The prediction has a mean pLDDT of 78.
This is a predicted complex of two RNAs, RNase P RNA and transfer RNA, with 435 nucleotides together.
It holds a member of the Rfam family "Bacterial RNase P class A". It is annotated as a ribozyme.
RNA sequence: AGAGCUGACCGGGCAAUCGCGGCCCUGCUUGCAGGGUGGAGGAAAGUCCGGGCUCCAUAGGGUAAGACGCCAGGUAACGCCUGGGCGGCGUAAGCCGACGGAAAGUGCAACAGAAAGUAAACCGCCUGCGUAGCUUCCAGCAAUGGGGGAUUCGUCGGUAAGGGUGAAAGGGUGCGGUAAGAGCGCACCGCGUCGCUGGUAACAGUCGACGGCACGGCAAACCCCGUCUGGAGCAAGACCAAAUAGGGAUGCGAUGGUGUGACCCGCGCUGCAUCCGGGUAGGUUGCUUGAGGUGUGCGGUGACGUACAUCCCAGAUGAAUGAUUGUCCUCGACAGAACCCGGCUUACAGGUCAGCUCUCUCU
RNA sequence: AGGGCCGUCGCCAAGCGGUAAGGCACUGGAUUUUGAUUCCAGCAUCCCCAGGUUCGAAUCCUGGCGGCCCUG
Numbered sequence: 001a002g003a004g005c006u007g008a009c010c011g012g013g014c015a016a017u018c019g020c021g022g023c024c025c026u027g028c029u030u031g032c033a034g035g036g037u038g039g040a041g042g043a044a045a046g047u048c049c050g051g052g053c054u055c056c057a058u059a060g061g062g063u064a065a066g067a068c069g070c071c072a073g074g075u076a077a078c079g080c081c082u083g084g085g086c087g088g089c090g091u092a093a094g095c096c097g098a099c100g101g102a103a104a105g106u107g108c109a110a111c112a113g114a115a116a117g118u119a120a121a122c123c124g125c126c127u128g129c130g131u132a133g134c135u136u137c138c139a140g141c142a143a144u145g146g147g148g149g150a151u152u153c154g155u156c157g158g159u160a161a162g163g164g165u166g167a168a169a170g171g172g173u174g175c176g177g178u179a180a181g182a183g184c185g186c187a188c189c190g191c192g193u194c195g196c197u198g199g200u201a202a203c204a205g206u207c208g209a210c211g212g213c214a215c216g217g218c219a220a221a222c223c224c225c226g227u228c229u230g231g232a233g234c235a236a237g238a239c240c241a242a243a244u245a246g247g248g249a250u251g252c253g254a255u256g257g258u259g260u261g262a263c264c265c266g267c268g269c270u271g272c273a274u275c276c277g278g279g280u281a282g283g284u285u286g287c288u289u290g291a292g293g294u295g296u297g298c299g300g301u302g303a304c305g306u307a308c309a310u311c312c313c314a315g316a317u318g319a320a321u322g323a324u325u326g327u328c329c330u331c332g333a334c335a336g337a338a339c340c341c342g343g344c345u346u347a348c349a350g351g352u353c354a355g356c357u358c359u360c361u362c363u
Numbered sequence: 364a365g366g367g368c369c370g371u372c373g374c375c376a377a378g379c380g381g382u383a384a385g386g387c388a389c390u391g392g393a394u395u396u397u398g399a400u401u402c403c404a405g406c407a408u409c410c411c412c413a414g415g416u417u418c419g420a421a422u423c424c425u426g427g428c429g430g431c432c433c434u435g
Stems, first nucleotide, its partner, number of pairs: 001359010012328007020039001022037007041334001045345002048343005053233004060265004065229005070084005085099001086097004100224002105222002107218002122163002124159003128155003132151001134149006171189006190213001191211005196205003237285004247276006256270004292311008329332001364434007373387003381418001389405005411427005
């Protein structure tokens, strides 16, 4: 200098004027005026997970259903995060992984292929038997007969080495062996089981012994194993207040109805349903001080924890956070709270900082 | 706030692990003097998008995008 990886951060600045809703103070005409103060995000988004809060049993038992799934830790909790293991990608920094079980069971594998899971014989290779002609040897004057050899065709078998099919064909290489072959035997590699060693564990090992290999794939197919999950949501819920008539009719009746959004048990409350008639009005709260932010120290590889100091940082309910002007620059992306937090995912112009890797060049 | 369904050719749609039916429309041809009808043939390279599982994905899984509906 070029190419790249990881982590963190910013995402128009300044000033003036007008406006909008919150809070505080002052004034009075009690809902207005004046002054002051602060007013969107890293994702406020999707609503995909987890928790707080509130009500229903204090959330109880069982079934069903769903989610998750290497190990250890962090956390209020998690499907999140951190560290490690194993596997894959990359020269590397580093990145990615739904990563339990296929020697419990059931199921699936189109087409092709002989055979697709209790393996299987299409071509090829090989022994035997039969057949046909050829050749050679023997007997014979000859016709002919007998034996051997390679070959053609057929056939009973053997063979998973070779060919061919397929996404996938029941370890690989070599030597021996054999009629031809084959873990049939052996060596090395791979695999499995047990032990030993290291590690909290997952797991690893130039370790030891045994086993010729018995165990193909798919569980984001059903399923099995383990762990977890009660339901609902701020229109939760609480308070104040009006109405729901002490009305009429009919039907059912405790083995009932209802709270409760899978079902049964249990628990709480209790007469219930339909029709007619009559009648209605909203307000306050929950609401933002919180698993909170910032800084420093300490513990930890880290996620994180802890101590001290310091700060208060939107709370509307038809719903505010905007507009104009001036000026500067690198000319400004995605997008806007609605009970609150922790995550994940998705969108995002451009820019800054730190650490690291590889290549080239110079000193 | 809670819940459900859908996305396949220009339109309507079937297919739910084995390589995209059918109808309308469109294009070309035949029939006709011409047109309509009728007949024949053609028409999906990304099954809304991006990843993954599998030998193989429109179909199964995950995450997005878009549309419709229901409850209060």